A computed fold for a 114-nucleotide RNA from an uncultured Bacteroidales bacterium, annotated as SAM riboswitch aptamer (S box leader).

RNA sequence: GAUUUAUACAGAAGGGUGGAGAGAUUAGGCUCGAUGAAACCCUAGCAACCUUCCUUAUGAUGGAGUGGUGCUAAUACCUAACCCGCGUGCAGUUGCAACGGGAAAUUAUAAAUU
Repeated sequence: GAUUUAUACAGAAGGGUGGAGAGAUUAGGCUCGAUGAAACCCUAGCAACCUUCCUUAUGAUGGAGUGGUGCUAAUACCUAACCCGCGUGCAGUUGCAACGGGAAAUUAUAAAUU
């Protein structure tokens, strides 16, 4: 890098270095940022995917949080192509727009395989 499965409206921040961008990609919007962005480091924490331990006759469930990841603004910040919609607006019989919902795609993370 590829494939498969699961999850993504919950949760959890301080310091140091750094010095202008950041929120995955494209477009639009919105937001964060010199009261210091990204990135790196330290400490703390969240969570419970894998692991370990406890529970159990075993398994499952449950609990703890040992180790490996991950994560710690806003739903994956929101929208986009598809489907549906009591109702709303415009046109007038079925469209368009906004709005709401659904299911995908993509992305991220974990685990397994390669």

The model forms 94% of the base pairs in the Rfam consensus. The sequence was found by an Rfam model in a public genome assembly.